[in-house]
Molecule: small-subunit ribosomal RNA
Organism: uncultured bacterium
RNA sequence: UUAGAGUUUGAUCCUGGCUCAGAACGAACGCUGGCGGCGCGUCUUAAACAUGCAAGUCGUACGGGAACCCUGGUGCUUGCAUUGGGGGGAGAGUGGCGAACGGGUGAGUAACACGUGGAUAAUCUGCCUCUGGGUUUGGGAUAACUACUCGAAAGGGUAGCUAAUACCGGAUAAGAUGGUAGGUACACAGGUACCAGUCAUUAAAGGUGGGGACCGCAAGGCCUACCGCCUGGAGAUGAGUCCGCGGCUGAUUAGCUUGUUGGCGGGGUAACGGCCCACCAAGGCGACGAUCAGUAGCCGGCCUGAGAGGGUGAACGGCCACACUGGGACUGAGAUACGGCCCAGACUCCUACGGGAGGCAGCAGUUAAGAAUUUUGCGCAAUGGGCGCAAGCCUGACGCAGCGACGCCGCGUGGACGAUGAAGGUCUUCGGAUUGUAAAGUCCAUUAAGCAGGGAAGAAUAAGCAGCGGGUAAUAUUCGUUGCGAUGACGGUACCUGCCUAAAGCCUCGGCUAACUACGUGCCAGCAGCCGCGGUAAGACGUAUGAGGCAAGCGUUGUUCGGAAUUAUUGGGCGUAAAGGGCGCGUAGGCGGCCGCCUAAGUCAGACGUGAAAUCCCUCGGCUCAACCGGGGAACUGCGUCUGAUACUGGGUGGCUUGAAUCCGGGAGAGGGAUGUGGAAUUCCAGGUGUAGCGGUGAAAUGCGUAGAUAUCUGGAGGAACACCGGUGGCGAAGGCGGCAUCCUGGACCGGCAUUGACGCUGAGGCGCGAAAGUUAAGGGAGCAAACGGGAUUAGAUACCCCGGUAGUCUUAACUGUAAACGAUGGUCACUAGGUGUAGGAGGUAUCGACCCCUUCUGUGCCGAAGCUAACGCGAUAAGUGACCCGCCUGGGGAGUACGGCCGCAAGGCUAAAACUCAAAAGAAUUGACGGGGGCCCGCACAAGCGGUGGAGCAUGUGGUUUAAUUCGAUGCUACGCGAAGAACCUUACCUGGGCUUGAAAUGCUAAGAGUAUCUCUGUGGAAACACGGGGGGACCGUUGAACCGGUGCUUAGCACAGGUGCUGCAUGGCUGUCGUCAGCUCGUGUCGUGAGAUGUUGGGUUAAGUCCCGCAACGAGCGCAACCCCUAUUGCUAGUUGCCCUAAUUUAUUAGGGAUCUCUAGCGAGACUGCCUGUGAUAAACAGGAGGAAGGUGGGGAUGAGGUCAAGUCAGCAUGGCCCUUAUGUCCAGGGCUACACACGUGCUACAAUGGUACCUACAAAGGGCAGCAAAACCGCAAGGUCAAGCAAAUCCCAUAAAAGGUGCCUCAAUUCGGAUUGCAGUCUGCAACUCGACUGCAUGAAGCUGGAAUCGCUAGUAACCGCAGGUGAGGUACACAGCGGUGAAUACGUUCUCGGGCCUUGUACACACCGCCCGUCACACCAUGAGAGUCAGAAACACCCAAAGUCGCUGUUCCAACCUUCGGGAGGAAGGUGCCUAAGGUGGUGCUGAUGAUUGGGGUGAAGUCGUAACAAGGUAACC
Repeated sequence: UUAGAGUUUGAUCCUGGCUCAGAACGAACGCUGGCGGCGCGUCUUAAACAUGCAAGUCGUACGGGAACCCUGGUGCUUGCAUUGGGGGGAGAGUGGCGAACGGGUGAGUAACACGUGGAUAAUCUGCCUCUGGGUUUGGGAUAACUACUCGAAAGGGUAGCUAAUACCGGAUAAGAUGGUAGGUACACAGGUACCAGUCAUUAAAGGUGGGGACCGCAAGGCCUACCGCCUGGAGAUGAGUCCGCGGCUGAUUAGCUUGUUGGCGGGGUAACGGCCCACCAAGGCGACGAUCAGUAGCCGGCCUGAGAGGGUGAACGGCCACACUGGGACUGAGAUACGGCCCAGACUCCUACGGGAGGCAGCAGUUAAGAAUUUUGCGCAAUGGGCGCAAGCCUGACGCAGCGACGCCGCGUGGACGAUGAAGGUCUUCGGAUUGUAAAGUCCAUUAAGCAGGGAAGAAUAAGCAGCGGGUAAUAUUCGUUGCGAUGACGGUACCUGCCUAAAGCCUCGGCUAACUACGUGCCAGCAGCCGCGGUAAGACGUAUGAGGCAAGCGUUGUUCGGAAUUAUUGGGCGUAAAGGGCGCGUAGGCGGCCGCCUAAGUCAGACGUGAAAUCCCUCGGCUCAACCGGGGAACUGCGUCUGAUACUGGGUGGCUUGAAUCCGGGAGAGGGAUGUGGAAUUCCAGGUGUAGCGGUGAAAUGCGUAGAUAUCUGGAGGAACACCGGUGGCGAAGGCGGCAUCCUGGACCGGCAUUGACGCUGAGGCGCGAAAGUUAAGGGAGCAAACGGGAUUAGAUACCCCGGUAGUCUUAACUGUAAACGAUGGUCACUAGGUGUAGGAGGUAUCGACCCCUUCUGUGCCGAAGCUAACGCGAUAAGUGACCCGCCUGGGGAGUACGGCCGCAAGGCUAAAACUCAAAAGAAUUGACGGGGGCCCGCACAAGCGGUGGAGCAUGUGGUUUAAUUCGAUGCUACGCGAAGAACCUUACCUGGGCUUGAAAUGCUAAGAGUAUCUCUGUGGAAACACGGGGGGACCGUUGAACCGGUGCUUAGCACAGGUGCUGCAUGGCUGUCGUCAGCUCGUGUCGUGAGAUGUUGGGUUAAGUCCCGCAACGAGCGCAACCCCUAUUGCUAGUUGCCCUAAUUUAUUAGGGAUCUCUAGCGAGACUGCCUGUGAUAAACAGGAGGAAGGUGGGGAUGAGGUCAAGUCAGCAUGGCCCUUAUGUCCAGGGCUACACACGUGCUACAAUGGUACCUACAAAGGGCAGCAAAACCGCAAGGUCAAGCAAAUCCCAUAAAAGGUGCCUCAAUUCGGAUUGCAGUCUGCAACUCGACUGCAUGAAGCUGGAAUCGCUAGUAACCGCAGGUGAGGUACACAGCGGUGAAUACGUUCUCGGGCCUUGUACACACCGCCCGUCACACCAUGAGAGUCAGAAACACCCAAAGUCGCUGUUCCAACCUUCGGGAGGAAGGUGCCUAAGGUGGUGCUGAUGAUUGGGGUGAAGUCGUAACAAGGUAACC
């Protein structure tokens, strides 16, 4: 000292990308801002710069000497002028040293630039230290200065004077340099050390202080000390050069190089060297990445990280490079010189237009740029540097201060107590909760700021003075030491004391991620790091309350590392997720069997050197702490040298045989190539027979055929392919290979012993092979068959199907070089359970022999253990366990595309990006759903039947239309005779008009009123509501009558509130529909699976049933099924009125009497359970048949509806959240509307007739209803109905005649004696009211309709069909509806192929909103990036040529010149000039590279609902794909 999370899915595991949480920053931006300490501060434009400062100093090197001071003199106008001496030392100059340091920046540089370690036997080094020796003698100038002079200026020119530690000559000289020749020792590549010679060459400068003797006119000499100077040696420091190793990207940069590589000889340098030159040779570098291009200062370190690494190179430190751009040298110890010089260029400034000046990447500062980075401050007090003997001067180095929350660290904004839990705010279920001990209040404290007072450290080895010691011949200067001793920018700062009183924000609150509510908004406005929020109840937007986090800061943005094992050395992968090269041979390279010996390169150990300091770490210490700073230690994982070890690897050497190869003997094989050859079949040709079709398809047609096809027979031609054998059989490296024979030829296998002796494995580049299609040329061409033509299909059909048909398919020669070239699995070697086939060999046992059998080698299959795997699966033919080598991968799309290069005749192939865009894209498996997948099964699902609908008229509902309104809802099945079990008013929600406003109804409060309320009579207006009135009467309680008073009640006024069929069924409760009365839906425990999940619930049977049985890693259980409940079918018992039976009477009645057998009623029971028999079946469950029985296999019917689905329906039944209206969206009233009517649909009724209609006669029910009721009988009316009225709150009375049926008559096939619509007249009933808009009756009228297209509905037995009866719905009624009741009473079901729906199992899936799914491509439109493009423009670099500044070097010797020489002519030497090589800038040229742009054009990406089709996913409807 190692942490994860979100996001692909309905869910899961995995792969994989994206995103987040952390740390950091020279940062910037937004909001905010109290203090201090310590740090840091133009990252952009190496852009341009106004102004000031940043390098001077030395009089103890020199000539000289201003101001000023002291002093003496002169003139006199008494304070001036002048002059002498002394001091003083400015400015300028000569000279010395410094200016090459310090300070800045990072443009260039991919390089020995840097780092590290070495080398220098190939070098230099001023000042400094130590040490040896010396410091001699001459000379000529020159600046300053003076005079004249040119110029606007900058700056010069001429003449003259002068000094030196400036310059020059001579002397002397070595241990220096050079030559020459030795010795010894060590080393050895040219050397080093020591000893001893010789020849030649080479030097200097003085200054200051002091002083006894001696000398000198003096200065001084002289002596001495110090500071210098010269020449050596050594050291230190600094610098140069060389080398090993190390650290960027691109191969879509593969070849580069002519001073290039080396040699010989020169030149040059401090020094080696092609550094330069002449000549000679032809080398040198490169796949271990040369060259080219891009980018970049390098390092200590810094950031991050567990580490390995990754990123970075601000501040501090080391090195390098640069100083406006480019070139060049000079001076010097040192420069090719930031504040020096020359030249060229660009720019700026001055100018008298002639000419000049400049270089902030020093410190401040300015402008521009930019998101962005400070004061034109103080001081040399400290540290350091330069000069100086020193004092000292200079120092924008540095020390400080200022500005900036830019960073790190520290402190504060108060502490304690304080509940009426104040007010206010917010929320609220209205109770309260929260803000919150928070505030107020009481007590206490005072850090920091401010004011006042005190007040440091940073300061010493200064000079000087004094003492002691050294030094000298001596004194003194001087050196060492001790004591005294001046000096502070910061700054009256830190710190101490007293007084007094201020200071919190920012972000967030959907998940990740700590923290939630309200309101506003309504896919708008907006948010967003990712996932994603927002379409009327948003914890995600905005605001507010509250909360969370951090805090003088907080957020955002940007960048880096981390997380990311997401480039994997540590530490990943490649069957299906991205990824094994199509296959082989083989080069380099990598790796390599057994036994010895040597070596010591790798490796290991020890020692030494180095690894600068700072940083990091540990520890101790100093600032009150910390940051910060100081001391010490450790560390710096590295490199080098030496020594040692030798197991392993490497190198050398000697052996071995097991790896590998060779040899001998065998057998197998569609292995390859070539040449022949065979039969069957298709087609064609000729001929014969023969006649009308053939062919083809789902069905057809095109096509062929009377000019004779098809069919059939004979003969012939030609090409291609080789039936059976034939086989998860064989061979081959792969592609691939199939009649038979011959020739040539490769490989593998088995058995054997012999030979060689590691000869091996892999294999980047390279070379070869390589299906089909395609290309070129020449052949060949039977069949098949792209393209193409025709016929069909279709909405279309450039397809699928059919008829034809050309390239091609075949051969030869040559290209191409790709495939889902697949086992989607690279090669080699070794190891790791078994079982079972098959092919080729060998051996064994047995046998007369063979097969069977056993063992073994090689190949090829299947199953499977361990193990592996995300799973599927693999499993000795590994995807297991190991070793070695090669190839390849790193999100999806763009894209295997563009550009470039290479290859190709072309088609095209190989190599191979980016911009942009998305948050996924994938793999395997799971559960569902789905399939024009499969299997099994069920259902009036089809089929078999019966009757309907769809056609007509009418009724009713809906749509549409209309309307002032035609209120609203329901809309596939599952809306449409539905809500509505009943709209003339009412209902009523709609419309028009008229009224009311605390309201029609509710609760409460306040005030007023009193001839007030209730009740009752009544007037006017009005359609009514209502408005305005008039009388009677005078409420209840306290309280007995009245009044008064109080209260209740009332009226009026006002306030809270009511009210709403207004919206949202997508905010809801409840209820309901549907799948579906389908047989399913689940759970616990266990087990399996990483998991989603599975198992159970699957399987074999069976059932109406997940019903039951058996089996089974399951065992049990729950909700459903069934049963329990009701009705019905049989019966027993009990009971007996109003029901039943009997008797009697005038046959009438609730008359009378009797009865309990029967019917019936309604209670309690019984009965049916596969219980019994036979058979089938596994002996089970069960099924089939039978017996018995009223009933038989759930007897019939009903009620009963699992878990769920459809955001299904309902806010208009009711309830209810939220929103909305409040003299109206509330409420009352009148009238109208919901009843409209060209039309469309649904559901029904009545029919179309003779199985009927009609008239008459005659039977048989059940179940209901009845007091605002049912109403008998009687009478009236043709009837509806009316009048009167008995009975009945019902087994008693009434509604109430059931109808079809049966009997008899008529009608006789006709739009009729069918059918009844419509219409007219007359009525009845209900009701305030019947016009809009009721039902019924009578008479009259007498429409359509003659059985209904496509299509479609119901029903399996007391069912369908037909027939009537009663009921509910508070007048009546639109009822033909609904919901019940009984009567008559069938037909058919072979069966499950098909349609629909459902259940179970299985399969495929790219679906999961689940097939009404998903999804592809063109076209159209908009936007974005990009390729091509006639070209155009620009840039950097290289090359060739032209021109060539300054300048070094060389040559020259025209002109000129103080030192030296001179024979005085000159010479030596130098300067200027000329000239040559090189060469910056500039010019010209063409090539390559890069970038920008370009009419037009190509594809790509993205976009809300566009157009056309439907290619893929299911057998996707022609399997898909390469």